[in-house]
RNA sequence: GCGACCAUGGUCUAGUUGGUUAUGACAUCAGUCUUACACACUGAGGGUCGUGGGUUCGAUUCCCACUGGUCGUA
Numbered sequence: 001g002c003g004a005c006c007a008u009g010g011u012c013u014a015g016u017u018g019g020u021u022a023u024g025a026c027a028u029c030a031g032u033c034u035u036a037c038a039c040a041c042u043g044a045g046g047g048u049c050g051u052g053g054g055u056u057c058g059a060u061u062c063c064c065a066c067u068g069g070u071c072g073u074a
Base pairs, nucleotide, nucleotide: 001073002072003071004070005069006068007067010026011025012024019057028044029043030042031041032040050066051065052064053063054062
């Protein structure tokens, strides 16, 4: 240089042949429990779905470019 794949809350991730409010776990916070802590249970907050365009009535999903990462190749 060329090709393939990946990017989603603080972390790891589900979702995808476009459609109502983006899933779960851990972590954080609050409550119950305990003399207290831990465990357990209940609840809450937290997402410009990498960036910018395009297609569409509608994009996390499709198309293009860019950025970053992984792998292959000469």

The RNA shown here (transfer RNA) has 74 nucleotides and comes from Heterosigma akashiwo. Taxonomically the source falls in Heterosigma (Eukaryota, Stramenopiles, Raphidophyceae, Chattonellaceae). The RNAcentral record of the sequence draws on ENA. It matches the Rfam family "tRNA". About the family: Transfer RNA (tRNA) molecules are approximately 80 nucleotides in length. Its mean pLDDT, the model's own confidence on a scale to 100, is 81.